[in-house]
Small-subunit ribosomal RNA, 5' domain from an uncultured prokaryote, 530 nucleotides, folded computationally. The coordinates come from a structure-prediction model, not an experiment, and the mean pLDDT is 87. The full RNA is in RNAcentral, with records from ENA.
Context: one part of a larger RNA
RNA sequence: GAUUGAACGCUGGCGGUAUGCUUAACACAUGCAAGUCGAACGGUAACAUGAGCUAGCUUGCUAGCUUGAUGACGAGUGGCGGACGGGGGAGUAACGCGUGGGAAUAUACCUUUUUGUGGGGGACAACUCGAGGAAACUCGAGCUAAUACCGCAUAACAUCUUCGGAUUAAAGUUGGGGACCUUCGGGCCUGACGCAAAGAGAUUAGCCUGCGUCCGAUUAGCUAGUUGGUGGGGUAACGGCCUACCAAGGCGACGAUCGGUAGCUGGUCUGAGAGGAUGACCAGCCACACUGGGACUGAGACACGGCCCAGACUCCUACGGGAGGCAGCAGUGGGGAAUAUUGGACAAUGGGCGCAAGCCUGAUCCAGCAAUACCGCGUGUGUGAAGAAGGCUCUAGGGUCGUAAAGCACUUUCAGUAGGGAGGAAAGCUCUAUGGUUAAUAUCCAUGGGGAUUGACGUUACCCACAGAAGAAGCACCGGCUAACUCCGUGCCAGCAGCCGCGGUAAUACGGAGGGUGCAAGCGUUAAUC
Repeated sequence: GAUUGAACGCUGGCGGUAUGCUUAACACAUGCAAGUCGAACGGUAACAUGAGCUAGCUUGCUAGCUUGAUGACGAGUGGCGGACGGGGGAGUAACGCGUGGGAAUAUACCUUUUUGUGGGGGACAACUCGAGGAAACUCGAGCUAAUACCGCAUAACAUCUUCGGAUUAAAGUUGGGGACCUUCGGGCCUGACGCAAAGAGAUUAGCCUGCGUCCGAUUAGCUAGUUGGUGGGGUAACGGCCUACCAAGGCGACGAUCGGUAGCUGGUCUGAGAGGAUGACCAGCCACACUGGGACUGAGACACGGCCCAGACUCCUACGGGAGGCAGCAGUGGGGAAUAUUGGACAAUGGGCGCAAGCCUGAUCCAGCAAUACCGCGUGUGUGAAGAAGGCUCUAGGGUCGUAAAGCACUUUCAGUAGGGAGGAAAGCUCUAUGGUUAAUAUCCAUGGGGAUUGACGUUACCCACAGAAGAAGCACCGGCUAACUCCGUGCCAGCAGCCGCGGUAAUACGGAGGGUGCAAGCGUUAAUC
C1' cells in the first nucleotide's frame, strides 16, 4: 500500500447492489418447512345444492326428517412423491477431492421402436359389534371394493440350458357417439390417460485405475483375511466382498505404520510475476442429521422433518407405561468482541402430485433490521472589503481566521407533501376458424383470431407540481519517517509512543486553544493475510 463475513471508539443525510453466529456439530418453548390424486377404490364425518315427506303460515318462504342423487370431501385402502429441494462442516490425509483413462453394471419419470392388454379367484382396511388401557394405542368376531393381492391362459429378439427343452406378464379409468344388441347397469365404436414384456436412446448413479493433494523420524518397522490361488456363496456389477482349503506372501527412507491438523475444488486476497495465504457468499463433489449400531420399503436410502435396538438428555403418567430430536425458516436461552424479523406472497422462476382446473412449496421472489462492504448523490450557487464584530497572535504598527460571515440576487437535486404512472404477465379460462384423429360436423389434439381476467413487492421504478437555504459534517493528525506551527498550562510529574524517542521552567513530541494538513458520511484504532 492492498484486502476483510470483521469488532471497538467518535460521528452520522439519502439511494442502489451485495453481505450478515467465523464462537457451543451447545440445549431448545411456539408456529410453519411434503404433499397430492375422487379421471384407481369402498364410501359419506363436515359444508353446500337438488329431490321426496312432514309441520308452520305471510301460498312461497322457514324449520325438521330421509336420500351419495350432485358439487365436493374427514378418516381409510391404493398410486406417485417423500432418496429432490433446504441446512451446517462434526468426521475424513482417503480413489475423499481434482484431472485423465477404463470395464464387469443398474437406471422410476422422459423420448423412440415392436408386441400384447384374455379369462378367473380369495382376502384385508374402512365400517359394525365386543373387549383392554390414564394415555399412546391394542386385541377378538363379522361384512366389503379396487389400477391392492394371487392362480390360469398366451410367450420371444428375454432368462436358464445337459442344446432335447424349460420358465416368466398385464389393469383398468375416463370424454364423446350414428346404426345394432341390452338384464337399461351397459355391450359396441372411437379419443385420451394408463398397464405388461422386450430393444434402443437420454439422464442419473455405482465400481476400478495413472498422476497430484498439510506437518512431525523426538513415529522405523507395519500386516493374519494379511498377499496370492482353487471351490463355493454374495452383489445391479468386478473383487478376500464373505467363507473352506492351499501356498507364504504384501507394504516401507521414492517415508510404510503411528501421531497431529484439515472437508476438497472452481475460485478469493495479495503480488510485476514466480509465489504466499485462504476456501465466507455463489457453483460442483463428499460426508453428516441427538450419540452408536442395524436393516426394511423402494428404480434409487441403509433415509434430516421414516422404522427397530442401545445410550445420554428433556417431557407426560392413574407408576403399569408412553412421547421427542431446529447442523430447515423465523425465534429463545447459553457462549462470545460480534452477526438480523416468531414478516408477506405463491405474482414470477423452479419442484411434487394431478387429464386438467388446481393444491402444496420458510425452495424461491419480496419486504423489515444493520454505514457491514462497494458504488452514486447531497449538505447549496453567484456576488459581497467598512477587510465588520469576535477569537488567536503581536516587535502594539499590525497579522490571521477571511469572501469566510452578514447583506443582496438566485437555484431546489435529495428528503417532505399532493397527483399521474410503466415493466416484471407468459400462461391458464371461455368463444370461434382451420388442420389432424375418427364411421362422425361428438370428443380430443395442434395452430391462429376475439373476449373477460391473474402482481406479494407497491404509497414500485419513473414523470410532474408545491413551498422554502429551508432538514443534512465529521474524524484523525501536525518532532523525523509523513502533508501540516504558534501561544498558554505542566515541570522526568501528569502523560505520549508504530520505530527513533519526547517530558527534570520558554516542550512545534504531554493537556487545552487558535491556526493548518489529510480523508469525508465517514474517520481512526485493534485483529488477520499478502